[in-house]
Context: one part of a larger RNA
Molecule: large-subunit ribosomal RNA, domain IV
Organism: marine sediment metagenome
RNA sequence: UCAACCUUAGGGAAUUCGGCAAGUUAGCCAUGUAUCUUAGGUACAAGUGGUGCCAGAUUCGAGAGAAUCUGGUCGCAGUGACAAGGGAAAUCCGACUGUUUAACAAAAACGUAGUUGGCUGCUAAGCAGAAAUGCCUUGUAUAGCCAAUGAGUCGUGGCCACUAGUGGUGUGUGAAAGCCGAUUCCAAUCGGAAGAAGCCCCACUGUAGGCCGGCCCUAACUCUGAGGGUCUUAAGGUAGCGUAAUCCCUUGCCGAUUAAUUGUCGGCCCGCAUGAUAGAUUCACGAGAUUUCCAUUGUCCCAAGGUUGACUCCGGCGAAACU
Numbered sequence: 001u002c003a004a005c006c007u008u009a010g011g012g013a014a015u016u017c018g019g020c021a022a023g024u025u026a027g028c029c030a031u032g033u034a035u036c037u038u039a040g041g042u043a044c045a046a047g048u049g050g051u052g053c054c055a056g057a058u059u060c061g062a063g064a065g066a067a068u069c070u071g072g073u074c075g076c077a078g079u080g081a082c083a084a085g086g087g088a089a090a091u092c093c094g095a096c097u098g099u100u101u102a103a104c105a106a107a108a109a110c111g112u113a114g115u116u117g118g119c120u121g122c123u124a125a126g127c128a129g130a131a132a133u134g135c136c137u138u139g140u141a142u143a144g145c146c147a148a149u150g151a152g153u154c155g156u157g158g159c160c161a162c163u164a165g166u167g168g169u170g171u172g173u174g175a176a177a178g179c180c181g182a183u184u185c186c187a188a189u190c191g192g193a194a195g196a197a198g199c200c201c202c203a204c205u206g207u208a209g210g211c212c213g214g215c216c217c218u219a220a221c222u223c224u225g226a227g228g229g230u231c232u233u234a235a236g237g238u239a240g241c242g243u244a245a246u247c248c249c250u251u252g253c254c255g256a257u258u259a260a261u262u263g264u265c266g267g268c269c270c271g272c273a274u275g276a277u278a279g280a281u282u283c284a285c286g287a288g289a290u291u292u293c294c295a296u297u298g299u300c301c302c303a304a305g306g307u308u309g310a311c312u313c314c315g316g317c318g319a320a321a322c323u
Base pairs, nucleotide, nucleotide: 001310002309003308004307005306006305007304008303010301011300014299019296027051028050029049030048031047036041038151052073053072054071055070056069057068058067059066060065074078086294087293088292089291090290091289092288093286094285098110099109114149115148116147117146118145119144120143126135127134128133152281153280154279157212158211159210162209163208164205165204166203167202168201170200172199173198179192180191181190182189213231214230215229216228217227240274241271252268253267254266255265256264257263
């Protein structure tokens, strides 16, 4: 000097991106328990008291034993070592238990039950294979497969112009072959009618891919604009939520929190560029992200002391090799 540990007066997060690390708490018995809630939970919520040993007694029990009471007694300390939850209040995300980048990511990602759509009548659809054949399945639409969303609760708006899909008793178009006719010695050739799919046309479908406007004026202070005008679209963003995991301006404005806050929370809403491709909300849950408070502490003020080991140096002993 390094590594792993132990202790520390007074203060107690002043440290730091951040309480990271460490510490606090801890068992059992009794008492007591808010808010929210899907009434199950939340909950060991929180908080409070007790805890050793000895003697006697009471109650219960068949007994083993258990519980209670009274008195005594020792220590700084009685779950005396080991073992053994820190707690609370909020916001975001994901409903939950679960799964994942073997060896830098465990998550808000994946999955999930639930919901919705599509395909499929069984020699099914789907999948594997060149095929035989196999799986699904010794199942049969309350089934199997595919896709989207992702518990629950509340709702799920407008648009079929484009793309996609589906349907169509459509004077449209529409090849070859075949048919009819012309021409010809025979062919080649020419004309016509009929006419499949497709295209075109006409419809439908949004829990299909997707999309969801400008400008100008206007109320007797001002501001705002219920309202009006006009251009324009397939329709012009509804309910909600909103400076958000989405807001550039931005440290938006107001309030709360602080002595002081680019933070956090509650409101507001000129949403650069929210929105039902999912929105909003939500008990419980989370080694998830963020903020605050209590307790606690060598994280810090500000360091000190100690234990063990390593390293380096010095001294002693000193093998081998070389000389």